A computed fold for a 398-nucleotide RNA from a Desulfobacterales bacterium, annotated as Bacterial RNase P class A. Lineage of the source: Bacteria > Pseudomonadati > Thermodesulfobacteriota > Desulfobacteria > Desulfobacterales. Model confidence (mean pLDDT): 75 of 100. Of the family's consensus pairs, 95% are formed in the model. A source record names the gene rnpB.
[in-house]
RNA sequence: GGAGCAGUCUAUACGAUCGCUGGAUUAACCUUGUUGAUCCAGAGGAAAGUCCGAACACCGCAGAGCGGGGUGCUCCAUAACGUGGAGUCGCGGCAACGCGAAGGAAAGUGCAACAGAAAGUAUACCGCCCGAGGGCUUCAGGUAUCCAUACCUGCAAUCUUCGAGGUAAGGGUGAAAAGGUGUGGUAAGAGCACACCAGUUUCCCGGGUGACCGGGGAAGCUUUGUAAACCCCACCUGGUGCAAGACCAAAUAGGGAAACAUUUGAGGGCUGCUCGUCCGAGUUUCCGGGUAGGUCGCAUGAGAUGCCGGGCAACCGCCAUCCAAAGAUGAAUGAUCGUGGUCCGUUUCAGGGUAACCUGGACCGGAUACAGAAUUCGGCUUAUUGACUGCUCCGGCC
Numbered sequence: 001g002g003a004g005c006a007g008u009c010u011a012u013a014c015g016a017u018c019g020c021u022g023g024a025u026u027a028a029c030c031u032u033g034u035u036g037a038u039c040c041a042g043a044g045g046a047a048a049g050u051c052c053g054a055a056c057a058c059c060g061c062a063g064a065g066c067g068g069g070g071u072g073c074u075c076c077a078u079a080a081c082g083u084g085g086a087g088u089c090g091c092g093g094c095a096a097c098g099c100g101a102a103g104g105a106a107a108g109u110g111c112a113a114c115a116g117a118a119a120g121u122a123u124a125c126c127g128c129c130c131g132a133g134g135g136c137u138u139c140a141g142g143u144a145u146c147c148a149u150a151c152c153u154g155c156a157a158u159c160u161u162c163g164a165g166g167u168a169a170g171g172g173u174g175a176a177a178a179g180g181u182g183u184g185g186u187a188a189g190a191g192c193a194c195a196c197c198a199g200u201u202u203c204c205c206g207g208g209u210g211a212c213c214g215g216g217g218a219a220g221c222u223u224u225g226u227a228a229a230c231c232c233c234a235c236c237u238g239g240u241g242c243a244a245g246a247c248c249a250a251a252u253a254g255g256g257a258a259a260c261a262u263u264u265g266a267g268g269g270c271u272g273c274u275c276g277u278c279c280g281a282g283u284u285u286c287c288g289g290g291u292a293g294g295u296c297g298c299a300u301g302a303g304a305u306g307c308c309g310g311g312c313a314a315c316c317g318c319c320a321u322c323c324a325a326a327g328a329u330g331a332a333u334g335a336u337c338g339u340g341g342u343c344c345g346u347u348u349c350a351g352g353g354u355a356a357c358c359u360g361g362a363c364c365g366g367a368u369a370c371a372g373a374a375u376u377c378g379g380c381u382u383a384u385u386g387a388c389u390g391c392u393c394c395g396g397c398c
Base pairs, nucleotide, nucleotide: 001394002393003392004391005390006389007388008387009386012340013339014338015337016336017335018334020042021041022040023039024038025037026036027035028034029033044370048381049380051379052378053377054376055375056241057240058239059238068237069236070235071234072233073087074086075085076084077083088102089100090099091098092097103232104231108230109229110226111225112224125171126170127167128166129165130163131162132161133160134159135158137157138156139154140153141152142151143150144149179197180196181195182194183193184192198222199221200219201218202217203216204215205214206213207212245296246295247294248293255287256286257285258284259283260282267279268278269277270276303322304321305320306319308317309316310315341368342367343366344365345364347362348361349360350359351358352357
């Protein structure tokens, strides 16, 4: 100088005015309450997304199985988890370190675009080789001939046609082409054989709780990829969410029971009462269910802080201390103004420097995030202001 990790703090402060929610005390009043006064308390690191796991509540459930869903290297942690810690293996990086849906493709089925001859019981386009036929030239041999030349033969070379021929060495296609290199071998070739290398399966020894690692031997065994395709294997798994649910409980209507009454008139209107008169078939009481509304659930909890101890760590244990102090529900926790803080920018001053620029100060202007409880916890993920600390790696210089 450049990187890689881990972690901490902060998320605006104070004052004034006007409000909001809850609690305590107190006063007044028309006293199940309302209003006033005083005091106290009143969002987060993520309260968010609602993605996992629990507590709690109700419903379901003899037991077992099928089906569905989830998880998927190992060990540990935990109330539990798909979370965390420590490791293993693979990939990336010089490294610190990062990333990984990381069981099974040697149970079965499916799929593999385009290109390519062929995409998994391999395949034959070019090439190479073999066989059959043909051409022409060269070469070799032979015959005729003085020579030139002609003809014949060839398991020689070369070109060409054919073969439901051989071949996987070479070419070409593809993301992927059936281990790699070499030698032998062969008509040409091929794990066809051998040597070495790589892998697989399997056996033995050693280390580790384990995933796995190290060493040695054997078998030509070489088996394409895909399981965020079906599937197989192992393990886990009932449903709905505080609008769960529990309790108290009006008015009106309706249900049940009892009493009284229905021309021998219950009850009601007129009325202070009686009489009278008019209306008149229901009236009264009790019981139980539901609704509105209210109370609880609901703030002491897998709690917080600190010391010590155990553990590499996640985490666990002992002891001490703390907890009136968010608990709303058409849902409070706010608004305005002022003074500061922090950050950014223009201008300017001082100091340093050749300069770029750095440090400090002043005026002015701007910004001050993400977002907001709703039964409660443990995680994960995502959003977001400013600052700081520790450890590690690589490079350069002294």